RNA sequence: GGACACUUAGUUCAGCGGGAGAACGCUUCCUUCACACGGAAGAGGUCACAGGUUCAAUCCCUGUAGUGUCCACCA
Numbered sequence: 001g002g003a004c005a006c007u008u009a010g011u012u013c014a015g016c017g018g019g020a021g022a023a024c025g026c027u028u029c030c031u032u033c034a035c036a037c038g039g040a041a042g043a044g045g046u047c048a049c050a051g052g053u054u055c056a057a058u059c060c061c062u063g064u065a066g067u068g069u070c071c072a073c074c075a
Base pairs, nucleotide, nucleotide: 001071002070003069004068005067006066007065010024011023012022013021018055026042027041028040029039030038048064049063050062051061052060
């Protein structure tokens, strides 16, 4: 330098045109002498960024950035 894949909650991930979700973690309450386990409730998101298409975009298209894999080049 080229090709491909990925970027969504604190973490690991699902979702792939119309409601943003799960598990773990966190907070509160119940339980306990207390902790753990268990039960209930809750908080937490500009869906990497910008632009475009569309009545409508996390999802489709383009560009940018970052991460990873492979290939090539130089030394």
Predicted 3D model of a 75-nucleotide RNA (transfer RNA) from a Bacilli bacterium. Its Rfam family is "tRNA". Gene Ontology term of the family: triplet codon-amino acid adaptor activity. The family's RNA type in Rfam is transfer RNA. Lineage of the source: Bacteria > Bacillati > Bacillota > Bacilli. The coordinates come from a structure-prediction model, not an experiment, and the mean pLDDT is 82. The sequence is in RNAcentral, with records from ENA and MGnify.